[in-house]
Context: one part of a larger RNA
RNA sequence: CUGGGCGUAAAGGGUGCGUAGGCGGAUUUUUAAGUCAGGGGUGAAAUCCCAAGGCUCAACCUUGGAACUGCCUUUGAUACUGGGGAUCUUGAGUCCGGGAGAGGUGAGUGGAACUGCGAGUGUAGAGGUGAAAUUCGUAGAUAUUCGCAAGAACACCAGUGGCGAAGGCGGCUCACUGGCCCGGAACUGACGCUGAGGCACGAAAGCGUGGGGAGCAAACAGGAUUAGAUACCCUGGUAGUCCACGCCUUAAACGAUGAAUGCCAGCCGUUAGGCAGUUUACUGCUGAGUGGCGCAGCUAACGCUUUAAGCAUUCCGCCUGGGGAGUACGGUCGCAAGAUUAAAACUC
Numbered sequence: 001c002u003g004g005g006c007g008u009a010a011a012g013g014g015u016g017c018g019u020a021g022g023c024g025g026a027u028u029u030u031u032a033a034g035u036c037a038g039g040g041g042u043g044a045a046a047u048c049c050c051a052a053g054g055c056u057c058a059a060c061c062u063u064g065g066a067a068c069u070g071c072c073u074u075u076g077a078u079a080c081u082g083g084g085g086a087u088c089u090u091g092a093g094u095c096c097g098g099g100a101g102a103g104g105u106g107a108g109u110g111g112a113a114c115u116g117c118g119a120g121u122g123u124a125g126a127g128g129u130g131a132a133a134u135u136c137g138u139a140g141a142u143a144u145u146c147g148c149a150a151g152a153a154c155a156c157c158a159g160u161g162g163c164g165a166a167g168g169c170g171g172c173u174c175a176c177u178g179g180c181c182c183g184g185a186a187c188u189g190a191c192g193c194u195g196a197g198g199c200a201c202g203a204a205a206g207c208g209u210g211g212g213g214a215g216c217a218a219a220c221a222g223g224a225u226u227a228g229a230u231a232c233c234c235u236g237g238u239a240g241u242c243c244a245c246g247c248c249u250u251a252a253a254c255g256a257u258g259a260a261u262g263c264c265a266g267c268c269g270u271u272a273g274g275c276a277g278u279u280u281a282c283u284g285c286u287g288a289g290u291g292g293c294g295c296a297g298c299u300a301a302c303g304c305u306u307u308a309a310g311c312a313u314u315c316c317g318c319c320u321g322g323g324g325a326g327u328a329c330g331g332u333c334g335c336a337a338g339a340u341u342a343a344a345a346c347u348c
Base pairs, nucleotide, nucleotide: 004319005318006317007302008301012316014201015200016199017198021194022193023192025088026087027086028085029084030083031082033081034080035077036076037075038074039073040072041071042070049065050064051063052062053061054060091191092188093187094186095184096183097182098181099180103177104176105175106174107173108172109171110154115149116148117147118146119145120144121143125136126135162169163168206247207246208245209244210243211242215241216240220236221235222234223233258315259314260313261312262311263310266293267292268291269290270289271288273286274285275284276283277282278281297304298303321348322347323346330341331340332339333338
């Protein structure tokens, strides 16, 4: 290479947009590049294969044939693929009428709670635990009432509910803005799918500069526990968590399941629509999501099952025994932390 695979055994890229490339709907016409058939030329000799012969046999040698699966050229065929022309509407997109939504960005704003401060009442404890202690408190704590301040997060609603490509998104209002779904069938007429490189986005932690800092809380300190306790428990507590701008680019970034299209029994929920019927709150049908079960089929089993892990096609990514190792070296990126690409010796 061929072949076999990727939910859990090794293996789906974190996600999208998209370049090259690969693949690509229906009808008709043309061409004849691929494809197929015939002819011609060439394909040195030796070798290989077959037959015959020569060394007493064999190896070896000689002669003949076949073969040399290739290339060039020519004459045809035209189903399929490709190229050119024309047409079409089912794929794709536009338009019109509706619909739902924590989709995004910015600004404003609300209440509860925690904490702190001020004031009032009030007095000896409070707090914490398995039990305690560190800690706070007669300089008046805890409790309770009123007021003020500040920061962060949004109880109930809340739902295998919704939205988003993924990461993710939840008080309320406004502004700007992306996508999706349903119905109509007016328009374009294959404009499509995938996508190496590339570009963009990308939780948390971390980094830089400047703010902010209520609560929580790595590090750290103390008290306990214990044989010890660099822990679990308790009292404190700094980075950080928050905001703006700029980096980092990794996760069990998970459905551990790439994207797209078509086909293949059903039943029961639920979300936002449409159509029809009627007893007006129900039934039936329909396309788009989101769940439970389940036939065929698949699977090593578990299980999956129209949201496939079924049956097929196209394109991309990835795997090839365990350890060494996602490491070393080199390259690229980064302020750094490090990320990415990625071996070998050796060993079982």
Small-subunit ribosomal RNA, central domain from a Hyphomicrobiales bacterium, 348 nucleotides, folded computationally. It matches the Rfam family "Bacterial small subunit ribosomal RNA". Rfam links the family to the GO terms structural constituent of ribosome and ribosome. The coordinates come from a structure-prediction model, not an experiment, and the mean pLDDT is 88. RNAcentral holds the full RNA, with entries from ENA and SILVA.